Molecule: transfer RNA
Organism: Candidatus Sherwoodlollariibacterium unditelluris
RNA sequence: GGGGCCGUGGCCUAGCCUGGUUUAGGGCGUCUCCCUGUCACGGAGAAGAUCGCGAGUCCAAAUCUCGUCGGCCCCG
Numbered sequence: 001g002g003g004g005c006c007g008u009g010g011c012c013u014a015g016c017c018u019g020g021u022u023u024a025g026g027g028c029g030u031c032u033c034c035c036u037g038u039c040a041c042g043g044a045g046a047a048g049a050u051c052g053c054g055a056g057u058c059c060a061a062a063u064c065u066c067g068u069c070g071g072c073c074c075c076g
Stems, first nucleotide, its partner, number of pairs: 001075007010028004020059001030046005052068005
């Protein structure tokens, strides 16, 4: 230099190919309440991501396109 894959709450992950309207879903964790003599377990609830960043297309973008940043791998 060329190519491929990945980037979504604090952590892990689904959704992306086939755009679709409602709170971007789930697990762990955190917080509050109940339960208990206490802790744990269990039950109920809450906060937290506009999807790496920017732009474009479209009525509508996490999803399509382009650029860019970071990580991993392959080729030279």